[in-house]
Molecule: c-di-GMP-I riboswitch aptamer
Organism: Nitrospirales bacterium
RNA sequence: GGGUGCACAGGGCAAACUACCUGAGAAGGUAAGACGCAAAGCUAAGGGACCUGAGUUGGGAUCAUGAUAUUCCCGGGGUUCGCCUGGCCGCCACA
Numbered sequence: 001g002g003g004u005g006c007a008c009a010g011g012g013c014a015a016a017c018u019a020c021c022u023g024a025g026a027a028g029g030u031a032a033g034a035c036g037c038a039a040a041g042c043u044a045a046g047g048g049a050c051c052u053g054a055g056u057u058g059g060g061a062u063c064a065u066g067a068u069a070u071u072c073c074c075g076g077g078g079u080u081c082g083c084c085u086g087g088c089c090g091c092c093a094c095a
Base pairs, nucleotide, nucleotide: 003094004093005092012037013036018031019030020029021028022027035082041088042087043086045085046084047083048080049079050078051077052076058074059073060072061071
């Protein structure tokens, strides 16, 4: 420097549940807690999933109507890197 994470060891992270806080929400933070993780470190870039008049808003469909309203889709905005892919960086052990 490249490879592997089967085994051993050192250390690391922490799902769900619960409490409090923030947010309209998806969700996030802290504490507690461990289902798991060899990148479960960082990045929201591509795809997926989810949220969405709280604020800012455009289009289409549905249904009903005197009218407002309902539901869905696309756009816009957002959340998630513990869904996948890509990018960046890195610990230990083994051969």